[in-house]
RNA sequence: UAAUUAUCGGGGACAGUGUUUCCCAUAAUUU
Numbered sequence: 001u002a003a004u005u006a007u008c009g010g011g012g013a014c015a016g017u018g019u020u021u022c023c024c025a026u027a028a029u030u031u
Stems, first nucleotide, its partner, number of pairs: 002030006009024005014018001
């Protein structure tokens, strides 16, 4: 400095309520 994952978390979009997605926060891991 960046990435990844998780969440009984918050908000938005899409459309049509999600086996979606984006952002934020928290924690962990890697470098």